[in-house]
Molecule: transfer RNA
Organism: Micromonospora sp. CA-248212
RNA sequence: CGGGUACUAGCUCAGCUUGGUAGAGCGCUCGGUUCGGGACCGAGAGGCCGGGCGUUCGAAUCGCCCGUACCCGA
Numbered sequence: 001c002g003g004g005u006a007c008u009a010g011c012u013c014a015g016c017u018u019g020g021u022a023g024a025g026c027g028c029u030c031g032g033u034u035c036g037g038g039a040c041c042g043a044g045a046g047g048c049c050g051g052g053c054g055u056u057c058g059a060a061u062c063g064c065c066c067g068u069a070c071c072c073g074a
Base pairs, nucleotide, nucleotide: 001073002072003071004070005069006068007067010026011025012024013023020057028044029043030042031041032040050066051065052064053063054062
């Protein structure tokens, strides 16, 4: 320098192919249970999707540019 993959909740990841205002597990908070804790059960909070622009009635999803990490090639 060229090509590719990934980036979504505190963490690990779905969702993208087929555009329709976002989910799971763990963790966290509250309650139940227990003498208390753990485990278990119930409820809840928490992200508008790496950044920007564009296309569209509508973008996590499509296009372009940029950033970070990793892989391949030179």